The part of an RNA shown here (small-subunit ribosomal RNA, 3' major domain) has 478 nucleotides and comes from an uncultured bacterium.
[in-house]
Context: one part of a larger RNA
Formats: sequence, structure tokens, C1' cells
RNA sequence: UGACGGGGGCUCGCACAAGCGGUGGAGCAUGUGGUUUAAUUCGAAGCAACGCGAAGAACCUUACCCGGGCUGAACUAUGCAGGGAAUCUUCCCGAAAGGGGGGAGUGCCGUAAGGAACUCUGCGAUAGGUGUUGCAUGGCUGUCGUCAGCUCGUGUUGUGAAAUGUUGGGUUAAGUCCCGUAACGAGCGAAACCCUUGCCUCUAGUUGCCAUCGGGUCAUGCCGGGGACUCUAGAGGGACUGCCGGUGUCAAACCGGAGGAAGGUGGGGAUGACGUCAAGUCAUCAUGGCCCUUAUGUCCGGGGCUACACACGUGCUACAAUGGCCGGUACAAAGAGUUGCAAGACCGAAAGGUGGAGCCAAUCUCCAAAGCCGGCCCCAGUUCAGAUUGAGGGCUGCAAUUCGCCCUCAUGAAGCCGGAAUCGCUAGUAAUCGCGGGUCAGCCAUACCGCGGUGAAUACGUUCCCGAGCCUUGUACA
Repeated sequence: UGACGGGGGCUCGCACAAGCGGUGGAGCAUGUGGUUUAAUUCGAAGCAACGCGAAGAACCUUACCCGGGCUGAACUAUGCAGGGAAUCUUCCCGAAAGGGGGGAGUGCCGUAAGGAACUCUGCGAUAGGUGUUGCAUGGCUGUCGUCAGCUCGUGUUGUGAAAUGUUGGGUUAAGUCCCGUAACGAGCGAAACCCUUGCCUCUAGUUGCCAUCGGGUCAUGCCGGGGACUCUAGAGGGACUGCCGGUGUCAAACCGGAGGAAGGUGGGGAUGACGUCAAGUCAUCAUGGCCCUUAUGUCCGGGGCUACACACGUGCUACAAUGGCCGGUACAAAGAGUUGCAAGACCGAAAGGUGGAGCCAAUCUCCAAAGCCGGCCCCAGUUCAGAUUGAGGGCUGCAAUUCGCCCUCAUGAAGCCGGAAUCGCUAGUAAUCGCGGGUCAGCCAUACCGCGGUGAAUACGUUCCCGAGCCUUGUACA
């Protein structure tokens, strides 16, 4: 100087408390451990591994296993020699890879020798490796933590390591600002600048809108038309403790108020200092060393990654009446769409099928549910719950047996609110209700990333638990 303390002081954070809803019990989904297996490929391991890499494991993917093949090679670059244009098609063996034949074809430049692409064979340098080391590395990332810290120059003090500045008194979300001060300044952070949302003005008016005027219809901005309004998307304005009162050191600031759409960082996002964990990743990629080279490379078929006495994590669905079922009826936002989204119509009880208007989309399509109105159920393992199983169908795809999703009928398990323990959340939040997207042929999505609808309760406070910041103190630690 740091680090640590079941030392002290001050302060903060959904840290506790006050509340609301969960997890832990059940069934299922998913990940992991373990076990099993020919293989169940590999990585991730307290917080910060475990719906994680994986934004899609039937084949492929695929790295694993079994079997069948290849050996200068599946890929890239290239030399020499020899053959053939390339390419297309067909037959045989085979599970395919591959192997063996047949046919069509003979193009471009040419001095008619040949040459350039492409391809086959041989030879030689080489390729290849998801093999190993993340404790040799780059790059990228997590984490403390969006915590308020981390430093430097000059000066000064100290023999020196170092200190000072950065401490002190206030204040702030903040090393934010003020005052004081052997310090004076500065940098990286904080803040601001950026995006979005909330109010207004101007400009613009199609594919959006429809107040006024006219036309038309059973009805609908449907048509003429209009730019008012909504909206769209550009440019501006607006909030700065600016104004008033009080407190405060004549300060910074705090408290209250006015006006205002918004008030003290307005809400949300992006943004992550110096560093810590030899944190993670050699399997994104790149890369040093080491290792394999008729195999640890490569092609193919099948299997496996989906196993199952069990244990854990994360979720979904429930256990019901604030509910379940039936009928009627209303209102979004954000996205996506040509290998696509697909309306109306028709067929089917449904999944779906036929067909195809329109749309490269403010134009067309995908497209709401909780809600509201009426009825049934009457507290039961039930008209709750839906696991499991049987049968019949549909769709995708070369192919759904291992191993897909969906529909219908039947079946109708556990479960009556969950021990110790433990998690999230302070407002358009929690809770609850649907919708979309990426990946994607299809989908094991209940995941992830977004979007809107309905919409709470509580916070006295900082004694305690956890974590963190500053100052101070002790130390057998560095």
C1' cells in the first nucleotide's frame, strides 16, 4: 500500500421489512447428473453450468457407434507425362457409396503442329484433422456492476515503500456540485450528446383519414371530392430547479407550490472505466507447439445423440364457481409474406383438401384472447383436471418403426393449493390474456426474442440477513 475481521462510523441496492404472485408436492416438457449402452459425440460446473453453445438432432445436420468403400484423396492451390471436349442419357452388380459397360455429343481459338477451359489416369511436392493444450495465444464474451470508482502530470511531504491531490463540512443517482484545504490542473469513467415514448406547431396528403358538399347502396370512404381530424414521417418547439415561498453558510442543494402534456435524470433502451476470476471459448473463426497421414483424413448405409431403478435445475398445465361448458357479440399492437401469405366460394364433423381473386404489400393476406350478453352445471375427484392407452384419419417429407406434428372417437391417471427451504416484482410494474417473429420441408416451441389488451397491492423503516461504496481501526496474510 492492499486484502481480511462473527471491529467501528456513514450510505445505498426488491438486501431485509410491507405486500402480490410463484418454485419446492402432482402430471408433462426441457436441460443436467447418474446409470445403461456398440454409441448414448463434445463443451458449459457456486453466484456468473443446468429451456446454456443448439435462432429447429427422422436422413442431412453429426463431430459418436457398427458395417461397406477410397488413399495424393471429399476440398483449395499447383508441376510433369499420357488419354478424353465438356456435357447428357441408359443398362448391370450393390443398402448406398462405389464398381463395370452401352449410346448421344464432338463445341471455342487456331499458322492445322497444337492451345485454353473442363475431365480421367499415373508420379511428386502437398492437402485434410470438430485430434491435444483456453495454464502458449488473438479475437469475442460472462462477472463484480451502470457499482462510482480508477489514474496521471507538475508541485509539496517523507531516508524510503509511499502519501498528498481523491481526505474534511454539506449535498447528489453519481469522485454530482459547493465550501474549506499543499496542493494546482488533467484524463478514463458518471452526466450530456444517440434511439424510442409522452405534448404542441409547421410542411406534405397516398396505399392512410372522412368533418363539411354531392352521388350511390339493404349496407360499407363505395365514388366524385376534401386536408379539417386521426395517422404517417420530416423539420422545429418544449423542461432549464427557469419562476414563487421556506430551509440552508450570502453556497451547492433540499422541501413545498404555480404554470404545464410532462418536474426535478419525465418513462424505456443503447452505452459497461482501471481491473478481478491463469473465469469461458483451440467445437464460430484465427493461431504457436505437439500428435495422426492406406488414418485421429474422407464417402456411404443403418443406428445413436430421443436409452431409464433414480437425483437436481428451469418451465408448462392443473387442482376449479373471480370457475368449466354452450350460443351470441366487441376492441389491438408489432411483425411476416413470391420456393411465399393466401381471401371469397365449394367438399369434409375436424385436422385438412379443391381452386385461386388479390398482394413484392399504410393497398391484399396471415388476424386476437381475456372482455361483454344469455343459458347449463351446484361443490362432487365432478360437465374440475387432462396424463396414459386403443382405434380411425390428415399434413410435411425420398422416407415418420426406432423418432414428427395435427384432427376425431373412446379411455380418463396423479392432482383438492404443496415440508424444510427458496425465487421474482415498486406502476402501466406484478399478475393475467392472447398475437407475431427468427430458426424452419415439417417439428417435439410449454423455449427464446418482441407486441399489445385488462390491470393491482405495498414500502412504517434500516435493528437484522445478503451484496456493495467511502472513512477509520486491528492483523500471526500478500